[in-house]
RNA sequence: GCCUCAGUAGCUCAGGGGAUAGAGCACCACUCUCCUAAAGUGGGUGUCGCAGGUUCGAAUCCUGCCUGGGGCACCA
Numbered sequence: 001g002c003c004u005c006a007g008u009a010g011c012u013c014a015g016g017g018g019a020u021a022g023a024g025c026a027c028c029a030c031u032c033u034c035c036u037a038a039a040g041u042g043g044g045u046g047u048c049g050c051a052g053g054u055u056c057g058a059a060u061c062c063u064g065c066c067u068g069g070g071g072c073a074c075c076a
Stems, first nucleotide, its partner, number of pairs: 001072007010025004018056001027043005049065005
């Protein structure tokens, strides 16, 4: 340099055109307790990597860029 896969909550991952984006774990608040843990109740806490395009409508499709994984080539 080329090809390919991925980027969504703090972490691991769903969601692959239809309004308001979800799960598990973690976290926060409250209840309980002398305190902590456990248990119970409540809470999603988010620029869907960035920018542009298509569309009535984009996390989802297209283009470029960025970051990371894998492969190939080059390495005088």
Transfer RNA from Nesterenkonia haasae, 76 nucleotides, folded computationally. Model confidence (mean pLDDT): 80 of 100. Lineage of the source: Bacteria > Bacillati > Actinomycetota > Micrococcales > Nesterenkonia. It matches the Rfam family "tRNA". The family's RNA type in Rfam is transfer RNA. About the family: Transfer RNA (tRNA) molecules are approximately 80 nucleotides in length.